[in-house]
The RNA shown here (transfer RNA) has 71 nucleotides and comes from a Patescibacteria group bacterium. The organism belongs to Bacteria candidate phyla, within Bacteria. It matches the Rfam family "tRNA". Rfam classes the family as a transfer RNA.

């Protein structure tokens, strides 16, 4: 370069056009003799610019980033 696949919280996973959820990890409480156990709450995210739609993680273009092919 050409072709294929992928890119959502800090990590790992949902979500196949109608409110981005779930674990774990943080933070604040509670409980506890102690907490690195347990309970409860918080905060946190769709790679990017545009299209199409009443609405887009999602479907289209381009482009950036990571893989596996192939020269």
């Nucleotide at each position: 370069u050409g072709g294929g696949g992928g890119g959502u919280c800090g990590u790992c996973u949902a979500a196949u056009g109608g409110c981005a959820g779930g674990a774990c990890a943080g933070c604040a409480g509670c409980c506890u003799u102690u907490g690195g156990a347990g309970c409860u709450g918080c905060g946190a995210a769709u790679g990017a610019u545009g299209g199409u739609u009443c609405g887009a993680u999602u479907c289209c273009a381009u482009c950036c980033c990571c893989c596996c092919c192939a020269g």